RNA sequence: GUUCCCCGCGGCGAUGGAGCUCGCCUUCGACCGCCGGCACCCGGCUGAUGGCUCCUACGAAGAA
Numbered sequence: 001g002u003u004c005c006c007c008g009c010g011g012c013g014a015u016g017g018a019g020c021u022c023g024c025c026u027u028c029g030a031c032c033g034c035c036g037g038c039a040c041c042c043g044g045c046u047g048a049u050g051g052c053u054c055c056u057a058c059g060a061a062g063a064a
Base pairs, nucleotide, nucleotide: 010025011024012023013022016055017054018053019052020051021050033045034044035043036042037041
């Protein structure tokens, strides 16, 4: 000096925030939902979570 591995910081996990937890990425990568019509393009569908809990926003039903 190079390569590999581990750890740490940091980042990411289809729309917001917080706590806990899981996974992934890490000097450039993790990530950027699903379905139908052959692609382009058009149309349709679910969810504010990676998972759990709470808050906010939105939607549905009922009651006062």
Model confidence (mean pLDDT): 76 of 100. Fluoride riboswitch aptamer (crcB RNA motif) from an Actinomycetota bacterium, 64 nucleotides, folded computationally. Of the family's consensus pairs, 100% are formed in the model.